c-di-GMP-I riboswitch aptamer from a Gammaproteobacteria bacterium, 96 nucleotides, folded computationally. It matches the Rfam family "c-di-GMP-I riboswitch aptamer". Rfam describes the family as follows. GEMM was predicted in a large-scale screen for bacterial structured RNA regulatory elements. Its mean pLDDT, the model's own confidence on a scale to 100, is 81.

[in-house]
RNA sequence: UGCUGAUAAGGGUAAACCUGGCGAAAGCCAGCGGCACAAAGCUUCCGGUCUACGGGACAUUCCAGCAGGAAUUCCUACGACAGCGGGGCCGCAGCG
Numbered sequence: 001u002g003c004u005g006a007u008a009a010g011g012g013u014a015a016a017c018c019u020g021g022c023g024a025a026a027g028c029c030a031g032c033g034g035c036a037c038a039a040a041g042c043u044u045c046c047g048g049u050c051u052a053c054g055g056g057a058c059a060u061u062c063c064a065g066c067a068g069g070a071a072u073u074c075c076u077a078c079g080a081c082a083g084c085g086g087g088g089c090c091g092c093a094g095c096g
Stems, first nucleotide, its partner, number of pairs: 002095004012037002018031005035083001041089003045086003048081003054076004059072005
């Protein structure tokens, strides 16, 4: 450096549910708990997926009857997912 992960060894991580907290939400943090994972270690560079506080668009309905306001629908990431895939970096044991 590469390959490999065996009925190896020592181990590691920790899904869902539940509890508390943060957040508009997606989701995140902590505790419990183990679904699973040989990179389920780190990293949003690419693709994808999720959410829509805010911003925008058009139409309908209602309130009002000067102007406007409310509800529904759609679009939108600067938000989120590394346990969706790819890329980058780092890493344990064995063999060559």